A computed fold for a 1489-nucleotide RNA from an uncultured bacterium, annotated as small-subunit ribosomal RNA.
[in-house]
RNA sequence: AGAGUUUGAUCCUGGCUCAGGAUGAACGCUAGCGGCAGGCCUAAUACAUGCAAGUCGAGGGGUAACAGGAAGUGCUUGCACUUCGCUGACGACCGGCGCACGGGUGAGUAUCGCGUAUACAAUCUGCCUCAUACUAGGGAAUAGCCCGAAGAAAUUUGGAUUAAUGCCCUAUAGUAUCUUUUUAAGGCAUCUUAUUAAGAUUAAAGGUUACGGUAUGAGAUGAGUAUGCGUUCUAUUAGCUAGUAGGUGUGGUAACGGCACACCUAGGCUACGAUAGAUAGGGGCCCUGAGAGGGGGAUCCCCCACACUGGUACUGAGACACGGACCAGACUCCUACGGGAGGCAGCAGUAAGGAAUAUUGGACAAUGGGCGAAAGCCUGAUCCAGCCAUGCCGCGUGCAGGAUGACUGCCCUAUGGGUUGUAAACUGCUUUUAUAUAGGAAGAAAAAUUUUCUCGUGAGAAAACUUGACGGUACUAUAAGAAUAAGGAUCGGCUAACUCCGUGCCAGCAGCCGCGGUAAUACGGAGGAUCCAAGCGUUAUCCGGAAUCAUUGGGUUUAAAGGGUCCGUAGGUGGACAAAUAAGUCAGAGGUGAAAUCCUGCAGCUUAACUGUAGAACUGCCUUUGAUACUGUUUGUCUUGAGUUAUUAUGAAGUGGUUAGAAUGUGUAGUGUAGCGGUGAAAUGCAUAGAUAUUACACAGAAUACCGAUUGCGAAGGCAGAUCACUAAUAAUUAACUGACACUGAGGGACGAAAGCGUGGGUAGCGAACAGGAUUAGAUACCCUGGUAGUCCACGCCGUAAACGAUGGUCACUAGCUGUUUGGACUUCGGUCUGAGUGGCUAAGCGAAAGUGAUAAGUGACCCACCUGGGGAGUACGUUCGCAAGAAUGAAACUCAAAGGAAUUGACGGGGGCCCGCACAAGUAGUGGAGCAUGUGGUUUAAUUCGAAGAUACGCGCAGAACCUUACCAACACUUGACAUGUUCGUCGCGACUUUAAGAGAUUAAAGUUUUCGGUUCGGCCGGACGAAACACAGGUGCUGCAUGGCUGUCGUCAGCUCGUGUCGUGAGAUGUUGGGUUAAGUCCCGCAACGAGCGCAACCCUCACUUUUAGUUGCCAUCAUUUAGUUGGGCACUCUGAAAGAACUGCCAGUGAUAAGCUGGAGGAAGGUGGGGAUGACGUCAAGUCCUCAUGGCCCUUACGUGUUGGGCUACACACGUGCUACAAUGGCAUUUACAAUAGGAAGCAAAACGGCGACGUUAAGCAAAUCCUAAAAAAAUGCCUCAGUUCGGAUUGUACUCUGCAACUCGAGUACAUGAAGCUGGAAUUACUAGUAAUCGCGGAUCAGCGCGCCGCGGUGAAUACGUUCCCGGGUCUUGUACACACCGCCCGUCACACCAUGGGAGUUGGUUCUACCUUAAGGCAAAGGUUAAAAACUUUGACCACGGUAUAGUCAGCGACUGGGGUGAAGUCGUAACAAGGUAGCCGUA
Repeated sequence: AGAGUUUGAUCCUGGCUCAGGAUGAACGCUAGCGGCAGGCCUAAUACAUGCAAGUCGAGGGGUAACAGGAAGUGCUUGCACUUCGCUGACGACCGGCGCACGGGUGAGUAUCGCGUAUACAAUCUGCCUCAUACUAGGGAAUAGCCCGAAGAAAUUUGGAUUAAUGCCCUAUAGUAUCUUUUUAAGGCAUCUUAUUAAGAUUAAAGGUUACGGUAUGAGAUGAGUAUGCGUUCUAUUAGCUAGUAGGUGUGGUAACGGCACACCUAGGCUACGAUAGAUAGGGGCCCUGAGAGGGGGAUCCCCCACACUGGUACUGAGACACGGACCAGACUCCUACGGGAGGCAGCAGUAAGGAAUAUUGGACAAUGGGCGAAAGCCUGAUCCAGCCAUGCCGCGUGCAGGAUGACUGCCCUAUGGGUUGUAAACUGCUUUUAUAUAGGAAGAAAAAUUUUCUCGUGAGAAAACUUGACGGUACUAUAAGAAUAAGGAUCGGCUAACUCCGUGCCAGCAGCCGCGGUAAUACGGAGGAUCCAAGCGUUAUCCGGAAUCAUUGGGUUUAAAGGGUCCGUAGGUGGACAAAUAAGUCAGAGGUGAAAUCCUGCAGCUUAACUGUAGAACUGCCUUUGAUACUGUUUGUCUUGAGUUAUUAUGAAGUGGUUAGAAUGUGUAGUGUAGCGGUGAAAUGCAUAGAUAUUACACAGAAUACCGAUUGCGAAGGCAGAUCACUAAUAAUUAACUGACACUGAGGGACGAAAGCGUGGGUAGCGAACAGGAUUAGAUACCCUGGUAGUCCACGCCGUAAACGAUGGUCACUAGCUGUUUGGACUUCGGUCUGAGUGGCUAAGCGAAAGUGAUAAGUGACCCACCUGGGGAGUACGUUCGCAAGAAUGAAACUCAAAGGAAUUGACGGGGGCCCGCACAAGUAGUGGAGCAUGUGGUUUAAUUCGAAGAUACGCGCAGAACCUUACCAACACUUGACAUGUUCGUCGCGACUUUAAGAGAUUAAAGUUUUCGGUUCGGCCGGACGAAACACAGGUGCUGCAUGGCUGUCGUCAGCUCGUGUCGUGAGAUGUUGGGUUAAGUCCCGCAACGAGCGCAACCCUCACUUUUAGUUGCCAUCAUUUAGUUGGGCACUCUGAAAGAACUGCCAGUGAUAAGCUGGAGGAAGGUGGGGAUGACGUCAAGUCCUCAUGGCCCUUACGUGUUGGGCUACACACGUGCUACAAUGGCAUUUACAAUAGGAAGCAAAACGGCGACGUUAAGCAAAUCCUAAAAAAAUGCCUCAGUUCGGAUUGUACUCUGCAACUCGAGUACAUGAAGCUGGAAUUACUAGUAAUCGCGGAUCAGCGCGCCGCGGUGAAUACGUUCCCGGGUCUUGUACACACCGCCCGUCACACCAUGGGAGUUGGUUCUACCUUAAGGCAAAGGUUAAAAACUUUGACCACGGUAUAGUCAGCGACUGGGGUGAAGUCGUAACAAGGUAGCCGUA
């Protein structure tokens, strides 16, 4: 010091979360020791038991207990008993002092309670110290003791008698107090001090002499009172107060004071927050933080308050008193029922509560306190010990060597490695700690007593002697032996640390993001690792990080946030000069800021924690002295800020009146006839009772075309025909005047669009509601026809808008360019300069960016308003305002981890521009209708194996299912297997073939025939083959194409997809690749912050078309000869074939274009602008297809999901779809005759030819392993018939008889002949292909294949029509635009309803707490009065007012519950629609009804 999380990615805003530290902690797991600390945070709940405050006999009367002594008695020289206060001592009692300290707790208290600083001239102070003076004389009682009485007890009471340092009286007294008085000094107002005189008033106690007492003064200590400043939250608490504020007097107090009372006055507090409510002991300090701050108030120290709850006083120096009293109340206990007792928030301890907090311990040895002359006694204060890892600190659990890197475990690419790991074993060493034994402290100084010394009623010093709870503790020594001692959490990122197995959106984890749906580093286990360590984690709380409340140190155009606008009060801020002052400010000095704490130095415990000591600090407050720049205050002056007057202008500025024309509607009259109107198209509506249209006249209300413009005016809202009147404003100009009069502005006031409300008018047009017509699945809408409120006027309310520049006001400063409105000055009349407005572009700067940029969102100053995650919610409650509607103010519970801004890249749009494509259009032929073939769905079935599913499945995998194929079904068989390798044993041949028997066959049983393996080191040695048994294993067309490779489809043969360097941008990214042209093309040219490059395009490759060369056999034949025939000789010119070259490049010309690229036309050429065709498929998309081609991870089966066999099925058939074939006929059919190909194939083959058969075909058979032989053409042409019909079209279907292939044609092949002769007469909506040797049409060949196709792949023959063009449909490319989409429009997303859960508002009421007020009652108590009493008092009696608790009543406030009810939030895949995001399909949004 930061990090994670919004997005496809980016920057920003903004919340949530984490890493750190801390704790009086608790919980989980674990645990060796010691030191020092700490230990009921909850019930200020209730308490059993013990202890926590006594002491003094040197104050007193005394003698109950103990001891001693004396005397006496009984007597066993010792014991027992009795008597004596004689002595030590001492129960109870009187008296003195103490009990107001020490100890506990934090309920109350928002306050002079606390903190700090002052004051007391308004006070008191026991014990202590110092000083002065005194301590005289008397008296009456009383407790105790004794004798009774009542009572259960507590306790009470009668009589007699008695003492004091108890009480009372008298005397004495001034430096004491009070009153009056003289003089002087001082101060702070009252006054104070000193002093003179007079008057009055109050003392004492004694004691066996040590001491004590009284009065006065001073000191010290402690206490009391007053004051300044500081001291939590709420304004949804705005008014509070009658002893209240003050005065006079009196009383009271230690003392001032409304402290109390009587009278008088009517004040006092409050927006600088009174009053009310909520919460809370305050501080030193503690935690955190860089600090400023924030949070806390345990332990220790100071102060306060309290002592079961409430009230009250007494005593006393001091209390309204924790272990005192009285009264009331609640509770508990005792009781003989009459009455009594009690107060742990002291130390232990108990119960309860709670997540949770200790022993009914020891000692007064030390420190301190009380009493005492002292010894001493008392002391749960204190010092110690016990319990608890609660915290901090320290130590240990061993150290060194030791590699065969041992065994086990775990993992892997597994005959081998890695890791655990120098770890272990083993060897050597050490002994802290624990254990045992032995020794053994410091803490102790004293007091007392004795002795000595100094001074001398007594004090001081020295010496001796004595005292330890802790504790036989700390510590030290010795002994033995690695011996006695390690866990917890974590391991996806943040955050250090990774693998295997199990599980399979289950179980579970999780601080945030998130993980888990069959390969989980995130769950559970294991191995390993990491971090800390006698602890480790979790939970809770606080600070930090968070600059996320921002003084230091934030913001407000669009993210949350500028008030709708102006005026103005308080407040804040404020121009120039001079003087005074010294409040702020600065400096010096003084006082204080307790100690402890923090920091620093030094020191003590072995170290540290801890402790001691010294210093610094305590940032504060007060006093005082000085300084005077700035701010403030006061005084004086000034003119530049501000204002006034004058002059000149300007304008849709406001209010009221008058008035104008156009348009619209209506009325009347005329002309005129059938429609008008309206729409995408219609209809409702109007019209033959005469509309619309047109002409004339009349009337009505509202609004003001043109001018008119990022024009003008106004504070904003807003303002528009013309004109008149009144009013206001702004600007400029120069002069005069005032002299800071200014700016802002919480509360407050005024104005304030539209809608709406009230009253009264008005109403042409428009037009919520409403009605009708359309549209639609619906249409309570959009469109149309009507139409009421309203819109208009006057008056009065409302007070809100996306009231927006989403930008508060004022002032100053900071580069420019260019328009425009309105002034001024100058002018050479062109313009120039200078104000005030209003626009555009831009510099610097600013900004997250977009942008802004003198009209700032720049740089500064002042003032106001507002914001602090999203939702809930601008909602609820409360309050104010309003006639109402509603407005203003304005939360919480709960819920989410985001919500949001700007920009980027894509994708998308029922956005736009440009361009392309058989995409449309123009054409041709079809499909969709029929029959059949074939594939699919569906259905069926034992099985109808499986896959493919929009385009991109469906004549697809299948280039060919009768068996086989075959994966499916049924039945029958086999189990190391049909197939591979290895180990062991056996044999040397195995095998092949034939025959027989059983069986559906696989298979089983038997007989026979044939060949008798190779090498050799001669070893059953090696190889090979076969058999047997067992085991490793084989095998699987079983699953997962969403684990994969490979291959493939599609976008698409579309023109795109990227990179390096540079540049721009905070960045994602951009640029390049965009722009102007051009192209089939990101093809090329030009331009340009880009320059280059790569994959694609093109070209290179193959083929067709032309030529040349070469080679001529099986090819060819011009010439020569020959033949039926290129048949043969011959030739290689031609055709053709093979090879090698050439040829085409916009090369040439003209035009055009920018002098480019290119385009158009032309020439030449076999071919002309990529010449035709093919191969070739960029980055990527579709989790596209395929585990059934193959390969392969994982999972599954193993006498079966493997293997074999027979038969069946894949060929089923109410139906639906795709792809084809054949047709419907005359451009045709049939018959006869006659021609012309190319590709390709051929030996288990092609087969000529001949013969037979109507034919399929059969028989015989030449030739050919092929430019040699064979397969081998049809349409066309010619002639004839048919003449428009279900036909001489069409051929389905069916029957009969055959052919061929093949073990085998039944399910289930193809073909032939004869016979039969179905549907069909050109096909609805819709839809396909094709731009030239193409479509259409005609046949031929091939693969697979025994056989089988209308399919597929090829081949040639004949051979068209049309394209104006790009508006539209589809697809694509590119640029741009919008976006709330990014799984990317098959997107996103809104609301009602239904269901479940959660919190919350209202609610008839009901329950409880708390508070005020009024009244009633009044204990204890003090006060007052009276009475009697007394010498006078006190006490006593009676009465009065006051008063706690209690009661009644009204009211306020805070909570709980509440039938029912309102909205809100959250939920899995519910229902209905589709409101928003694109022009979201009616642009959206704001206010209102």

The coordinates come from a structure-prediction model, not an experiment, and the mean pLDDT is 83.
Rfam family: Bacterial small subunit ribosomal RNA.